[in-house]
Context: one part of a larger RNA
RNA sequence: CUGGGCUUAAAGGGCGCGUAGGCGGGACCGCCAGUCCAGGGUGAAAGCCCCCGGCUCAACCGGGGAAGCGCCUUGGAUACUGCGGGCCUGGAGGGGGGUAGGGGCGUGCGGAACUUCCGGUGGAGCGGUGAAAUGCGUAGAUAUCGGAAGGAACACCGGUGGCGAAGGCGGCACGCUGGGCCCGCCCUGACGCUGAGGCGCGAAAGCCAGGGGAGCGAACGGGAUUAGAUACCCCGGUAGUCCUGGCCCUAAACGAUGGGCACUAGGUAGCGGCCCCCCAUGGGGCCGCUGCCGGAGCGAAGGUGUUAAGUGCCCCGCCUGGGGAGUAUGGUCGCAAGGCUGAAACUC
Numbered sequence: 001c002u003g004g005g006c007u008u009a010a011a012g013g014g015c016g017c018g019u020a021g022g023c024g025g026g027a028c029c030g031c032c033a034g035u036c037c038a039g040g041g042u043g044a045a046a047g048c049c050c051c052c053g054g055c056u057c058a059a060c061c062g063g064g065g066a067a068g069c070g071c072c073u074u075g076g077a078u079a080c081u082g083c084g085g086g087c088c089u090g091g092a093g094g095g096g097g098g099u100a101g102g103g104g105c106g107u108g109c110g111g112a113a114c115u116u117c118c119g120g121u122g123g124a125g126c127g128g129u130g131a132a133a134u135g136c137g138u139a140g141a142u143a144u145c146g147g148a149a150g151g152a153a154c155a156c157c158g159g160u161g162g163c164g165a166a167g168g169c170g171g172c173a174c175g176c177u178g179g180g181c182c183c184g185c186c187c188u189g190a191c192g193c194u195g196a197g198g199c200g201c202g203a204a205a206g207c208c209a210g211g212g213g214a215g216c217g218a219a220c221g222g223g224a225u226u227a228g229a230u231a232c233c234c235c236g237g238u239a240g241u242c243c244u245g246g247c248c249c250u251a252a253a254c255g256a257u258g259g260g261c262a263c264u265a266g267g268u269a270g271c272g273g274c275c276c277c278c279c280a281u282g283g284g285g286c287c288g289c290u291g292c293c294g295g296a297g298c299g300a301a302g303g304u305g306u307u308a309a310g311u312g313c314c315c316c317g318c319c320u321g322g323g324g325a326g327u328a329u330g331g332u333c334g335c336a337a338g339g340c341u342g343a344a345a346c347u348c
Base pairs, nucleotide, nucleotide: 003320004319005318006317007302008301012316014201015200016199017198021194022193023192025088026087028085029084030083031082033081034080035077036076037075038074039073040072041071042070049065050064051063052062053061054060091191092188093187094186096183097182098181099180103177104176105175106174107173108172109171110154114150115149116148117147118146119145120144121143125136126135162169163168206247207246208245209244210243211242215241216240220236221235222234223233258315259314260313261312262311263310266293267292268291269290270289271288272287273286274285275284276283277282297304298303321348322347323346330341331340332339333338
């Protein structure tokens, strides 16, 4: 440089914002850079290719032609791309009116449960298991009633449901705040799509400092089980789990399916908005979202099938036999743990 690919075979970046770049709607005018046509010049010789000839042939050599896919220049064409100009509204955005929501941040509050402490009743067990034991209990446990304190999580509603770009988000109220959808068709006038680098966000675990610590619980101790039991079961239990600030940046970060736009049979259900049918407990229409079934098509098949894995276009990321190996090395980031980038020998 090029081919074929990326749901499950190797392969979609964890997600977003966005720089350069690539690509880009409708009608018109101009320019003629790309593009196309014609002419001229150049593209040394030798060599390669074609024709003819000379050594008995060939190699070799001589003559002629073609080619040299290119470049320069002159003239011409203007459909497409490009550039310049003024227009358009269907893409995109804005303004207006509505609307649903566990979207985010902060503050306050609530009840159930749990644990501990105090007090009352009570008096021998409780707890735990397959069965037990360790453990707890006459210094009064378990159970039960009253009270106090504390921390964490919010049963039912709850859904095949909603919101968010992803990670993710669930008691109630208030404050601040992001996005979506619907109606209308008022405004701007291509302002768009994607996005190498870059920047930001990013579950859990882990790290630093300070707090907090009810329950749970790596490590650890003990009891069992077992041939053993560094486990599964039981009794305890420290980090941690929680909060504030700062790091880490990984994942089966999954729909294992990048983003955008357009087009291509249907059926059925849920959620949100708008409109119509007299009210609507009902029915119908339009738009957005979320599911299931399924046709053509696609697919190796499982399957997918207007939420495509169909048919096309644009942009990015990635793959190129298994092991060695996400290792070594270098670089870079990190307090560290380690992350990112990422081979080869050798071997099958």
Molecule: small-subunit ribosomal RNA, central domain
Organism: mine metagenome